Predicted 3D model of an 86-nucleotide RNA (c-di-GMP-I riboswitch aptamer) from Cohnella zeiphila. Lineage of the source: Bacteria > Bacillota > Bacilli > Caryophanales > Cohnella. It matches the Rfam family "c-di-GMP-I riboswitch aptamer". Rfam links the family to the GO term cyclic-di-GMP binding. Its mean pLDDT, the model's own confidence on a scale to 100, is 87. The model forms 95% of the base pairs in the Rfam consensus.
[in-house]
RNA sequence: AACCGAUAAUCGCAAACCUUUUGAAAAAAAGGGACGCAAAACCUAUGGGCCUAAGGAUCCAUGUCUAUGGCAGCCAGGUUACCGAA
Repeated sequence: AACCGAUAAUCGCAAACCUUUUGAAAAAAAGGGACGCAAAACCUAUGGGCCUAAGGAUCCAUGUCUAUGGCAGCCAGGUUACCGAA
């Protein structure tokens, strides 16, 4: 300690899955559980990308389009933060 990130140390978070609840769904919350993460802390009224389609539009195919709904553990960006080897 700005940059950087180690077979260092002290910590932290918690994927998939299961149970309950909310929701049209995507997904989210709580509990259990650990795949991983040096920001896997926060911000989407910062930009892009991805997911869903209730409602609306289209229309007769059992479809198509659409975010005002979501993903911060998709990428970029911003803010803040533990430690101190090379």